Molecule: SAM riboswitch aptamer (S box leader)
Organism: Bacteroidota bacterium
RNA sequence: AUCUUAUCCAGAAAGACAGAGGGAAUUGACCCGAUGAAGUCUUGACAACCUCCACCGAAAGGUGGGAAGGUGCCAAAUUCAACUCAACAGAAAUGUUGAGACAGAUAAGUU
Numbered sequence: 001a002u003c004u005u006a007u008c009c010a011g012a013a014a015g016a017c018a019g020a021g022g023g024a025a026u027u028g029a030c031c032c033g034a035u036g037a038a039g040u041c042u043u044g045a046c047a048a049c050c051u052c053c054a055c056c057g058a059a060a061g062g063u064g065g066g067a068a069g070g071u072g073c074c075a076a077a078u079u080c081a082a083c084u085c086a087a088c089a090g091a092a093a094u095g096u097u098g099a100g101a102c103a104g105a106u107a108a109g110u111u
Base pairs, nucleotide, nucleotide: 001111003109004108005107006106007105008104013043014042015041016040017039021032022031023030026082027081028080029079044074046072049070050069051066052065053064054063055062056061078103083100084099085098086097087096088095089094
């Protein structure tokens, strides 16, 4: 990097260095940022995918508990919209709501 499956409206920040950007990409909107962005380091937390323990089960797996280990993560829903369908409103442009698709992120596996 490819593919598969699952999840994505919950949750969780301090310090040091640094010094102007950041919120994946494009467009638009809206935000965050010199009361200090990105990034790096330390510490701490959050969560519970892998995992660990107990019980149930023939197995697949399920339920409950933990957080030692491997990841992840710590503004706003993946910040929101974009494409399709449906309902409603409107003369229309379009808007609102819902469902889905696309894209992306993370985990576990896979080639």